[in-house]
């Protein structure tokens, strides 16, 4: 960087810096100088691999490791069906994966 599988309406912020963005992308809508992003520090969430426990073809606990993650459902919406509307670039409802994150494995 690809590709497979897996999961994503659950949890978890505080102080330093720092000084304007920030929430992938697009439109919306929100956060933000009552301080955005990034770094450090110290907390905490969480069983995706390891590790080790207990019953065993597997399930279950432990945050001891390696990662993640700590506003908003992935913030909601992009695709498709169906209903509604006199339509729509409009409003419901329903499923799928597109496209994102995240961990495992393999290239």
């Nucleotide at each position: 960087u690809u590709c497979u599988u897996a999961u994503c309406u659950a949890g978890a912020g505080a102080g330093g810096u720092g000084g304007a963005g920030g929430g992938a992308c697009u439109g919306g809508c929100c956060c933000u100088u009552u301080g955005a992003a990034g770094c450090c520090u110290c907390g905490g969430c969480a069983a995706c691999g390891g590790a080790u426990c207990u019953a065993u073809a597997u399930a279950g606990a432990u945050a001891c490791u390696g990662u993640g993650c700590c506003a908003a459902u992935u913030c909601c919406a992009g695709c498709a069906a169906g209903c509604g509307g006199u339509a729509a670039g409009c409003g419901c409802u329903u499923g799928a994966g597109a496209a994102g994150a995240u961990a495992a494995g393999a290239a």
Molecule: SAM riboswitch aptamer (S box leader)